Fluoride riboswitch aptamer (crcB RNA motif) from a Syntrophomonadaceae bacterium, 73 nucleotides, folded computationally.
The source organism's lineage runs through Bacteria, Bacillati, Bacillota, Eubacteriales and Syntrophomonadaceae.
Its mean pLDDT, the model's own confidence on a scale to 100, is 76.
RNA sequence: GCAAUAAAUGGUGAUGAAGCUCACCGGGGUAUUUAACCCAAACCGCUUACGAGCUGAUAGCUUCUGCAGAGAG
Repeated sequence: GCAAUAAAUGGUGAUGAAGCUCACCGGGGUAUUUAACCCAAACCGCUUACGAGCUGAUAGCUUCUGCAGAGAG
């Protein structure tokens, strides 16, 4: 110096927030090479006779908030 591998910050998991746990992505370019910016990846629900219909603020657990229904004051 090159290549590969591993790890880490970070990002994502069909409607909001927090904690814990789990899974996935984690690459390229510009650059003043600290930083910053751009592109990409993970991600973007289900059924269907294609006319239409259905579940859910969670990936999972807990809590809060919002919405809907019922009951009581």